Predicted 3D model of an 82-nucleotide RNA (transfer RNA) from a Patescibacteria group bacterium. Rfam family: tRNA. Rfam's curators write: Transfer RNA (tRNA) molecules are approximately 80 nucleotides in length. Gene Ontology term of the family: triplet codon-amino acid adaptor activity. By type it is a transfer RNA. It was read from a public genome assembly.

RNA sequence: GCCCAGGUGGUGGAAUUGGUAUACACGUACGCUUGAGGUGCGUAUGCCGUAAGGCUUGGAGGUUCGAGUCCUCUCCUGGGCA
Numbered sequence: 001g002c003c004c005a006g007g008u009g010g011u012g013g014a015a016u017u018g019g020u021a022u023a024c025a026c027g028u029a030c031g032c033u034u035g036a037g038g039u040g041c042g043u044a045u046g047c048c049g050u051a052a053g054g055c056u057u058g059g060a061g062g063u064u065c066g067a068g069u070c071c072u073c074u075c076c077u078g079g080g081c082a
Base pairs, nucleotide, nucleotide: 001081002080003079004078005077006076007075010026011025012024019065027045028044029043030042031041032040046055047054048053058074059073060072061071062070
């Protein structure tokens, strides 16, 4: 240099044909249980905001009524070829 795969909350990781972003698990907080702890169970848990509401899929644009998903450029990670 060329080609391929990938980047989503605190972490791993889903999202079907473009149609509720963060399912599910872990972690964390509080509570129940225990003499105490662990295990187990319940509730909550992306960000901003008192709230109403707004924002968010590496970054920037585009297409569309609607984009994590399609298109362009770009950054980063891994692999292949030379």